[in-house]
Parts: sequence; structure tokens; C1' cells
RNA sequence: GCAUCAUCCAGAGCGGCUGAGGGACGGGCCCAGCGACGCCGCGGCAACCAGUAGUCGGCCGAACGUGCCGGCGCCAGGUGCCAAUGCCCGAGCGAUGAGGA
Repeated sequence: GCAUCAUCCAGAGCGGCUGAGGGACGGGCCCAGCGACGCCGCGGCAACCAGUAGUCGGCCGAACGUGCCGGCGCCAGGUGCCAAUGCCCGAGCGAUGAGGA
């Protein structure tokens, strides 16, 4: 890079460096020398994956069961995210996660 599935009106910013564009794309509308975007540090948000001797239900079983499956809860280890509903509209669009060829 490719195809598949799920999600995208909730949530979460300070400092340092840099210095002109940035919000993917087109149109709008915004952000930006009162320093945006980006990078670094710290901080934070969040349950997609992982984990989980909680809890509820189901399955196997004669029973035991430290078994299996699922819901809920808990949990920031792996990702992700921290202007605006993916900023709005459009599109055979994009982003993120998971497993796959």
C1' cells in the first nucleotide's frame, strides 16, 4: 500500500523550540506574528485490543470444576486522541482500531 469489519454530535492542555501557513481534498466557514501547524517534554482523555480469583447469564458435566462462552464492571500494558459534530456540505472521501491476505 490492499481488501474486510467496527467506530467517528461524549471527553481531554500547559511549557519549551521553531516561524507561516494550518484545519486530508473541492466549496464554505474558521484557526494563525496576542505565534497557529509541526517537533520535544510533562500532563490529561478514552475501554478498540490485551489483562482481570468481581458480578450476572449461558454451555459442558452425574458431580467436583482453578473449565469454556458472552454481558456488565474494573484496569491505561499495546494503539489512539486532547479548537470547532470527521468544523459544515460534497465525494466511489478520510481517520483510528482489530484481525487478515

SAM riboswitch aptamer (S box leader) from an Acidimicrobiaceae bacterium, 101 nucleotides, folded computationally. Lineage of the source: Bacteria > Bacillati > Acidimicrobiia > Acidimicrobiales > Acidimicrobiaceae. Its mean pLDDT, the model's own confidence on a scale to 100, is 87.